A computed fold for a 74-nucleotide RNA from a Candidatus Binatia bacterium, annotated as transfer RNA.
The organism belongs to Binatia (SeqCode), within Bacteria.
Its mean pLDDT, the model's own confidence on a scale to 100, is 80.
It was read from a public genome assembly.
RNA sequence: GGUCGCAUAGCUCAGUUGGUUAGAGCGCUUGCCUCACAUGCAAGAGGUCCCGUGUUCGAAUCACGGUGCGACCA
Numbered sequence: 001g002g003u004c005g006c007a008u009a010g011c012u013c014a015g016u017u018g019g020u021u022a023g024a025g026c027g028c029u030u031g032c033c034u035c036a037c038a039u040g041c042a043a044g045a046g047g048u049c050c051c052g053u054g055u056u057c058g059a060a061u062c063a064c065g066g067u068g069c070g071a072c073c074a
Base pairs, nucleotide, nucleotide: 001073002072003071004070005069006068007067010026011025012024013023019057028044029043030042031041032040050066051065052064053063054062
């Protein structure tokens, strides 16, 4: 330098054919339970869907460019 892949909650990751409200587990907060702690139960908070532009009635999802990370080729 080139090719390919990945980027979604604090962490690890789903997300169908583009369809209106974005999710799970763990973690966190509160309450219940307990003599107390853990476990367990219930509720809740938490999101620039990496950034920009475009396509579309409609984009986390498609196209182009950029950034970061990883693998491979040279």